The RNA shown here (small-subunit ribosomal RNA) has 1496 nucleotides and comes from an uncultured Rickettsiales bacterium. Rfam family: Bacterial small subunit ribosomal RNA.
RNA sequence: AGAGCUUGAUCCUGGCUCAGAACAAACGCGUGCGGUAUGCAUAACACAUGGCCAUUUGGCGACAAGUCGAACGGGUUAUUUGCUUUCGGGUGAGUAACUAGUGGCGGACGGGUGCGUAACACGUAGGAAUCUACCUAUCAGUAUGGAAUAAGGCAUGGAAACGUGCUCUAAUACCGUAUAUUACUCUUUGGAGGAAAGAUUUAUCGCUGAUAGAUGAGCCUGCGCUAGAUUAGGUAGUUGGUAGGGUAAUGGCCUACCAAGCCUACGAUCUAUAGCUGGUCUGAGAGGACGACCAGCCAUACUGGGACUGAGACACGGCCCAGACUCUGUUUAAGAGGCAGCAGUGGGGAAUAUUGGGCAAUGGGCGAAAGCCUGACCCAGCAACUACCGCGUGGAUGAUGAAGGCCUUCGGGUUGUAAAGUCCUUUCGUCAGGGAAGAUAAUGACUGUACCUGAUUUAAGAAAGCCCCGGCUAACUCCGUGCCAGCAGCCGCGGUAAUACGGAGGGGGCUAGCGUUGUUCGGAAUUAUUGGGCGUAAAGGGUGCGUAGGCGGACUAAAAAGUUAGAAGUGAAAUCCUGGGGCUCAACCUCAGAACUGCUUUUAAAACUCUUAGUCUUGAGUCUGGCGGGGGGUAACGGAAUUCCUAGUGUAGGGGUAAAAUCCUUAGAUAUUAGGAAGAACACCGAUGGCGAAGGCAGUUACCUAUACCAUGACUGACGCUGAGGCACGAAAGCGUGGGGAGCAAACAGGAUUAGAUACCCUGGUAGUCCACGCUGUAAACGAUGAGUGCUGGGGGUUGGAAACUAUGUUUUCAGUCUCGAAGCUAACGCGUUAAGCACUCCGCCUGGGGACUACGGCCGCAAGGCUAAAACUUAAAGGAAUUGACGGGGGCCCGCACAAGCGGUGGAGCAUGCGGUUUAAUUCGAUGCUACGCGAAGAACCUUUCCAACCCUUGACAUGUUUAGUUACGAAUGGCGGAGACGCUGUUCAUCAGUUCGGCUGGGCUUUACACAGGUGUUGCAUGGCUGUCGUCAGCUCGUGUCUUGAGAUGUUCGGUUAAGUCCGGUAACGAGCGCAACCCCCAUCCUUAUUUGCCAUCGGGUAAUGCCGGGAACUAUAAGGAAACUGUCUGCAAUAAGCAGGAGGAAGGUGGGGAUGAGGUCAAGUCAUCAUGGCCCUUAUGGGUUGGGCUACACGCGUGCUACAAUGGUAUCUACAGAGGGCUGCGAAGCAGUGAUGCGGAGCGAAUCUCUAAAAGGAUAUCUCAGUUCGGAUUGCACUCUGCAACUCGAGUGCAUGAAGUUGGAAUCGCUAGUAAUCGCGGAUCAGCAUGCCGCGGUGAAUACGUUCUCGGGCCUUGUACACACUGCCCGUCAAGCCAUGGGAGUUGAUUUUACCCGAAACUGGUGAGCUAACGAAAGAGGCAACCAGCUACGGUGGGGUCGGCGACUGGGGUUAAGUCGUAACAAGGUAGCCGUAGGGGAACCUGCGGCUG
Repeated sequence: AGAGCUUGAUCCUGGCUCAGAACAAACGCGUGCGGUAUGCAUAACACAUGGCCAUUUGGCGACAAGUCGAACGGGUUAUUUGCUUUCGGGUGAGUAACUAGUGGCGGACGGGUGCGUAACACGUAGGAAUCUACCUAUCAGUAUGGAAUAAGGCAUGGAAACGUGCUCUAAUACCGUAUAUUACUCUUUGGAGGAAAGAUUUAUCGCUGAUAGAUGAGCCUGCGCUAGAUUAGGUAGUUGGUAGGGUAAUGGCCUACCAAGCCUACGAUCUAUAGCUGGUCUGAGAGGACGACCAGCCAUACUGGGACUGAGACACGGCCCAGACUCUGUUUAAGAGGCAGCAGUGGGGAAUAUUGGGCAAUGGGCGAAAGCCUGACCCAGCAACUACCGCGUGGAUGAUGAAGGCCUUCGGGUUGUAAAGUCCUUUCGUCAGGGAAGAUAAUGACUGUACCUGAUUUAAGAAAGCCCCGGCUAACUCCGUGCCAGCAGCCGCGGUAAUACGGAGGGGGCUAGCGUUGUUCGGAAUUAUUGGGCGUAAAGGGUGCGUAGGCGGACUAAAAAGUUAGAAGUGAAAUCCUGGGGCUCAACCUCAGAACUGCUUUUAAAACUCUUAGUCUUGAGUCUGGCGGGGGGUAACGGAAUUCCUAGUGUAGGGGUAAAAUCCUUAGAUAUUAGGAAGAACACCGAUGGCGAAGGCAGUUACCUAUACCAUGACUGACGCUGAGGCACGAAAGCGUGGGGAGCAAACAGGAUUAGAUACCCUGGUAGUCCACGCUGUAAACGAUGAGUGCUGGGGGUUGGAAACUAUGUUUUCAGUCUCGAAGCUAACGCGUUAAGCACUCCGCCUGGGGACUACGGCCGCAAGGCUAAAACUUAAAGGAAUUGACGGGGGCCCGCACAAGCGGUGGAGCAUGCGGUUUAAUUCGAUGCUACGCGAAGAACCUUUCCAACCCUUGACAUGUUUAGUUACGAAUGGCGGAGACGCUGUUCAUCAGUUCGGCUGGGCUUUACACAGGUGUUGCAUGGCUGUCGUCAGCUCGUGUCUUGAGAUGUUCGGUUAAGUCCGGUAACGAGCGCAACCCCCAUCCUUAUUUGCCAUCGGGUAAUGCCGGGAACUAUAAGGAAACUGUCUGCAAUAAGCAGGAGGAAGGUGGGGAUGAGGUCAAGUCAUCAUGGCCCUUAUGGGUUGGGCUACACGCGUGCUACAAUGGUAUCUACAGAGGGCUGCGAAGCAGUGAUGCGGAGCGAAUCUCUAAAAGGAUAUCUCAGUUCGGAUUGCACUCUGCAACUCGAGUGCAUGAAGUUGGAAUCGCUAGUAAUCGCGGAUCAGCAUGCCGCGGUGAAUACGUUCUCGGGCCUUGUACACACUGCCCGUCAAGCCAUGGGAGUUGAUUUUACCCGAAACUGGUGAGCUAACGAAAGAGGCAACCAGCUACGGUGGGGUCGGCGACUGGGGUUAAGUCGUAACAAGGUAGCCGUAGGGGAACCUGCGGCUG
């Protein structure tokens, strides 16, 4: 310090997630030791128990608060002693110890908990009207009397708790008197009242009054201190005053009276939550979260109320009352109790310890002290885990790189110096011995602890795990699994080769721990003070006026609130930080310093802000003179058009649409003429022109009225800007009342369209649209851009005004308005003096998407609805701009047998062939839109052959190696038997390897045994190579450097021409280059040269019935080698003087001469594992191998491709002519002969320019048929044959005779072809024993048409839109149906809380009465006191009514979510009716329609 995730890629916005640190934690696995800390976060839920004494068992008591006998009387025990004695004892004095009670002090501390509390509770800084036991200091005093009472005794009630009556007694208990200057109280200001306590060992401790201190406490104030406005008003003792009461003290703290205040938008009140702080965690900091342990304060003690005592309490282990609960008790009556002390129990919970030891230390209470008490505290135990720190599980050496494991390309690699082995050490553990400090005058729970020494043992002896290894993120392989099981923090893995699941090996990280979960901060500048934004991403209020508030021009002076500096006080300690010190180190402890960023006081400064006083004119405004305008309001008027009415003319249509129909019309429409009526709107001018704050505003005239701008001077003197609430205005639609109603037109009706059409189109048509008055208050109310001020280059246009000049104009200036652009800004697009630039001021608003412009609540509205505005839940994205593609029922340009123009077909028939389907034991497999279907297959009777049935073989039909045994060859030919055959059994003949040490010894061969392995047309073409198809022979596809852009990318390659072409030219931030195009290659067309047999024969000669037949020739043709020729070269025109195009000449050929080969980068997970090769998987007496037979040839059907036809441009018969290119020895096969023929016999010639296949056919001539199912057509079937072949049954081809089916030109639809082409005619070849209507070639005859590019299909380039990128076979919306989830409403029901009215009214307190009771004082009367009663106040409780917040709830509403449900197709392209916003109506649904608005 960052990283991952939106996209095909990019930049941005934006959220989600991760890496870090921490914890009072919990869980999983693991676990050696020690130290230091820490340990009920939940139920402020309910609580048993806690010993001693003697001991059968019983008694007493009750752990954490007691203590004092030196305050007091008494008692008990022991003991000394006196007197007395009935000898049992009684009684007195003393000593020691203990002790219930009276009395004193302490139980207000210490300890626990965090319910309540949003508060002067806390923190901090101050203040004045107070108290303070014990303690300290000082001053003064301590004199003199009295009356009771507990305990005790007697009696008595009760189960108990606890009492009751009578009687005795003491005090430092209680009450007088004296004194008290002062303090205090009262006061008539003279005065009056008002204190004490003694004990005793004689030295002290006490007591009383007063003053001061210290300590502690009470009260008041400034400031700080959570969230919600869907809590906006609250308050009657309320706010203040006066008087009184009350308190230690101020005060409405309380009471009476008077006034009507007080708090609140700087957030009162209400609701929810919460103890506050020092601090802790995190963070660079600012901050954020938290408030365990330790420390300070507060609150609290079963719940509620109350006071008493006291220095102090409204009192945790005190009292009274009420309530709930528990316990005792016989139900009753009547009683007892309060662990939020320490342990502990139950319960709750994911979860938190011992019913331990000790007062040795520190501290506290009491005491003169000894001492006693102390679950405060000090220790120990538990928690191996809750945190931090430390130590260990050994060290050195050790290569054959052992074994084993894992992987492997089989070579090896890795685990790995790791182990073993050798040498060494002993932390730790155990045992033994010694042994502190903590504490000293003495006293040690911890504890024989820490620590030290020695021994011990073959480094052994108790001692290593956990998580991870796809990216983020360090670390990789094998096996298993096969969208299963599972993983997952985010992205995402898993559908047969998973580094992502599970296991293993290996590796990485941390280590007595490691992971997970939860929580907090961080990263997150993702609430932005530091430090964000709002044109399009979320976000500017619809507009103005204006209140509070915020901000505010120039100068002078004062003051000193802000500000700055110094000083002082405070900021508890601990913590953090720095530096020392102590535990062996560290954690930990400790000392010192610094710090505590704060608050207060004070001194000073005066620039800036504020304040005060004064002045100024530039901000703002007023007056004057001009000027423009659809600015607003009211009234009047005008013409064109539309519709209607009346009348005339006139006749059959009109109207409407893509086309129609509904509709109007012979009852006279439409059309036309004239007249009349009505309402609404104002053509032309008219304009990125004007005005207005916005909405908005348009005929003309008049009146009323507002504002802006310009010019000049004068005046006021900061009067300003913004503006939360508030007020006003605010399109359209809509609502109310009353008018009006021509046209238009939601709804509605009808007609069309359609699968449907609740729409688009058409015909009608009501609200409405118009007016008046009132409401509504919203729009894409948009510049999607708040208002104001200042500053920052320009160019051009335009509106209104002004000025100057050289004046039909030019220049300048002010105020608007539009456009292009500098700097700058921006994610980009873009903005750019009218800012989205640079700054300031104020307001509004935003914080992922959805849920949700929603629910609930509130306010407004007649309603429709508006404003304000959540949560649960769900999700990893949603989004902006730009880029490249693809696509569009977008646009432009161009091409192609793409259409058109033509010719001929297919689709109908029969047959052939392939496919689908079906069938079958099998009908092997593959190919499936174009780009499968006469395709793989250039040829299935057996073979092929994979398929099926049956029968056989198992190292195998085939290869290599090892091995056992045998043999010497191997082999060739030929029998018999069984069998379907493979095969098995058994013969015969021929032949019999090389070397040799002569040994089957060696090599080789064969047979045999066993093993490695062979074999597989088994699977995966979605693991692959290679090959191929297709777009497409389309003109494209790219690169280097440079340039532009943040970037993806762009440029080049676009543009203007041109071309078949990214072909060429020109231009150009591009310049070049590569793969494609073209050319180079082959064939054909012309010519030349050379060559001349098997081809040729012009000339010469010979010969024949005839023929290049022969001699010869090399001219011609031909053959086959090499050359030439064509390049827009030339002319004219066009074009830009270019490229090029058009026409012409010449030429065999003219603009690519014709044809072929040649297929860029890519696309389709296209095809092929069955050509071949190949990874993985699978089979291994079978999924391998062999054989026989069958099947691939099936047949209700459907489709593709063909052949033959339907006939006269023809059929048949006879005669007759002309090719090219190929093939041939297991071959082609002539002549001749036989047969009707297929063919047979035959065998010349020929390995072929020689021989042969070989006859070319259409054509030509003649004849016949005469439009018929025929002399067309030939399917089918019968008989008889031929050929090939081991073999034609399933299942070949051919021949002859006979038979003679469908079919008379083919629906929708669809195919090929642009010239030697289509069409038509035959010929040859490959495969092949045989078998083409298929395929590949060859030549013969030989057309028609193309205006043209609107349309169909495909393609190319540019451009545009896009919500597509698996790319339109895309994306995507809503209803309905189903599952699940959370949520709103809901008759009600059930809780909690709060408020209000009334009733009841405990204890206590206050007041009153006090005739009853009464020791202290008094001579007495009496005073005083008490009980009792009354009143006031009041907790709990009761009744009724409100408010708020929950739980449940039949039913119901929408929402979310869920691979493959239904209906449509609303949106994205002009999305097929442009979309969207507001509003209204309608409709299964998306939606449709009306009105107004926006361009996104």